[in-house]
């Protein structure tokens, strides 16, 4: 100094003309409503005037709330959610701030190595982190490898037996030091020991458990000690632990107004017993509902009438008994009808904006002072012209700063109850960071 | 407004966390006088994009984009 990536700032300004949408005011105007006419209120429409009119993410609809409405204030269960630790917060899976982890980079030490480089540690800045439990329990680790989780003997080494002059070959054992394979090979490096070997033994380093000091509020960090303890990864596999969650959503929900068939098919239930004495009362049972995921407990539920037959007593059935059948009666499921998105209200004063001051590393947060700042329902917030302001190109002038003419360009998007956040979009200009690349010293 | 379900070769769709595949179209040849129809072979994939979890992702998680269905008054 050029690029490219990420973060942040920013969202042009004034003026006029023509129009939207809402709000106040006015009006010898025009409809409607209430009241007996009238006057008079209230309401729409119109017409002047005046006042307000999208966003940083109004998006996505990903968490968290407010609000409204249902159900419930008994039990369990399943399902979903979070997941270092303090702190903010109305609350979150959110935000700070710090404490482990990986990772890039810079510099500096040791070891190694002929060097060129490696490797490991420590500071320093960066940048990420869904970061709880693998020593409860199942499961998976492909190919390659001998062996992939109760380890594992293909070369290799060593003993011992057979065969042979050997040399080597067979067979048995015994080793995980070397080799190769993988993403991962059951501590590392050295001595001892040993038939070879091997934490079997020691020293030192690395972990892992435990005990103890010490520093923090903790997560965690620093030092000692002891224990050969050496126990692979994966929980964004099931799972296990702690902790939180009822369910719906403004088309929640209230009033008010209008239209239609309380319409049709089909399925299930429609059962006993006891009391007065023929109408009812009680109990059991009960298709099945409530119980806004299930199941217990609980609570509500029709359960009537009439007719065929068909058995037993009987001369004879109007009497006992059962089966079918209709109708009504309770529940369900499908289908079919009406309304066309009807009016008001919930509807914007709120965890609400600006400034100042104080507390805290910061999120945050407390007091003071001002402010009122869209409410639209097929859905308003918009067109044009003119100046200034910003950046690009190009010509002119000027030692340069700059100055003037022309011609360009300015994103992403669009409230629909309303709030905190988070995630994604997003031109110019300006700041910061990170990486390449190029000059110069 | 609440919710559900998929994105894989030109179409239709397979794939327990372990080399992406089948039928069909397509291309070359073969067979026939010539075409279909048969035989034979071959090409063709950012697994809808981006990031993480893992030794290893079509899967598994998160965000994003794009398709497609579903519920909602009255009675």
């Nucleotide at each position: 100094u050029a690029a490219a990536g990420g973060g942040g700032u920013g969202a042009g300004a004034u003026g006029g003309u023509c129009g939207c949408u809402u709000c106040g005011c006015a009006u010898a105007a025009u409809c409607c409503u209430u009241u007996u006419u009238a006057a008079a209120a209230g309401g729409a429409u119109a017409u002047g005037c005046g006042g307000a009119g999208a966003g940083g993410a109004a998006a996505g609809u990903c968490c968290g709330a407010g609000c409204u409405c249902c159900a419930g204030a008994g039990g369990g269960u399943a399902g979903g959610g979070u997941g270092g630790u303090c702190c903010g917060u109305a609350a979150c899976a959110c935000g700070g701030a710090c404490u482990g982890c990986u990772c890039u980079g810079u510099g500096a030490a040791a070891u190694u190595g002929a060097g060129a480089g490696a490797u490991u540690u420590c500071a320093c800045a960066g940048a990420g982190u869904a970061a709880g439990g693998a020593a409860a329990g199942u499961g998976c680790c492909a190919c390659a490898g001998a062996a992939a989780a109760c380890a594992g003997a293909c070369c290799g080494u060593u003993c011992c037996g057979a065969u042979g002059a050997a040399a080597a070959u067979c067979g048995g054992a015994a080793u995980a030091a070397g080799g190769g394979u993988g993403a991962a090979a059951a501590g590392g490096u050295g001595a001892g020991g040993u038939a070879a070997g091997a934490g079997c033994u020691c020293a030192c380093c690395a972990g892992u458990a435990c005990c103890c000091c010490a520093a923090g509020u903790g997560a965690u960090u620093g030092g000692g000690g002891u224990a050969g303890c050496u126990u692979g990864g994966c929980a964004a596999a099931c799972c296990c632990c702690a902790c939180c969650c009822g369910g719906a959503g403004c088309a929640a929900g209230a009033c008010c107004a209008a239209a239609u068939a309380g319409g049709u098919u089909c399925c299930g239930c429609u059962u006993c017993c006891c009391c007065c004495a023929u109408g009812g009362g009680g109990g059991a049972u009960g298709a099945g509902a409530a119980u806004g995921a299930c199941c217990c407990a609980u609570u509500c539920a029709a359960a009537u009438u009439u007719g065929u037959c068909c058995u037993u007593u009987g001369a004879a059935a109007u009497a006992a008994g059962g089966a079918c059948a209709a109708a009504g009666g309770c529940g369900g499921a499908a289908c079919g009808g009406g309304u066309a998105a009807g009016g008001u209200c919930g509807c914007u004063u709120g965890a609400g904006g600006a400034c100042c001051u104080g507390a805290g590393c910061a999120a945050u947060c407390a007091g003071g002072u001002u402010c009122c700042c869209a409410g639209a329902u097929a859905a308003a917030u918009g067109a044009c012209c003119a100046u200034c302001g910003u950046c690009c190109u190009g010509g002119c002038c000027a030692u340069a700063a700059g100055g003037u003419c022309a011609g360009g360009a300015a994103a992403c998007a669009g409230a629909a109850c309303u709030c905190g956040g988070c995630u994604u979009a997003u031109g110019a200009u300006c700041c910061c960071c990170u990486u390449u690349g190029u000059g110069a010293c | 407004u609440c919710c559900c379900u998929g994105g894989u070769a030109g179409c239709u769709c397979a794939a327990u966390g372990g080399u992406a595949g089948a039928g069909c179209a397509a291309c070359c040849g073969g067979c026939u006088g010539u075409u279909a129809a048969c035989c034979g072979g071959u090409a063709g994939g950012u697994u809808g994009c981006a990031g993480g979890u893992u030794c290893g992702a079509g899967a598994c998680c998160u965000g994003c984009c794009c398709a497609g269905g579903g519920a909602g008054c009255c009675a």
Two RNAs folded together computationally: RNase P RNA and transfer RNA, 516 nucleotides in total. Its mean pLDDT, the model's own confidence on a scale to 100, is 76. Rfam match: Bacterial RNase P class A.